This is a predicted structure of a 91-nucleotide RNA (c-di-GMP-I riboswitch aptamer) from Paenibacillus sp. SYP-B3998.
The source organism's lineage runs through Bacteria, Bacillota, Bacilli, Caryophanales and Paenibacillus.
Its Rfam family is "c-di-GMP-I riboswitch aptamer". From the family's description: GEMM was predicted in a large-scale screen for bacterial structured RNA regulatory elements.
The coordinates come from a structure-prediction model, not an experiment, and the mean pLDDT is 86.
[in-house]
RNA sequence: CACCGAUAAAGGCAAAUCUAGCGAAAGCUAGAGACGCAAAACUAAAGGGCCUUCCUUAGCAUACCUGCUAAGAUGGCAGCCAGAUACCGAA
Numbered sequence: 001c002a003c004c005g006a007u008a009a010a011g012g013c014a015a016a017u018c019u020a021g022c023g024a025a026a027g028c029u030a031g032a033g034a035c036g037c038a039a040a041a042c043u044a045a046a047g048g049g050c051c052u053u054c055c056u057u058a059g060c061a062u063a064c065c066u067g068c069u070a071a072g073a074u075g076g077c078a079g080c081c082a083g084a085u086a087c088c089g090a091a
Stems, first nucleotide, its partner, number of pairs: 004089002012037002017032006035079001042083002047081002049077003055072007
C1' cells in the first nucleotide's frame, strides 16, 4: 500500500411503525423509534435493475360525465448490483 474486517477504540447511519407536512402515485422531509449497517456517507444529468403513472397513446365499457385494462418516465429508489471516494487497524 492492497485485500480484509475484532465481542478493539473513537465516532456515525437508521428499517418497519407512529405523528405532522408535501405528492396523482411511487416516494420524500421533520420528529419519535431501532430492523439492521464497515461505506446503510455521495452519485439516479446518461450503466444494469426495481417501483410508480398526474400525463400521453391504444383498446374496451358508457347516452354523456366518466370508468377499467395495457404500454410508456419526463417522477422516484444508492438499505439491489454498480461508479468514484473515505475513518480505524486486531488476525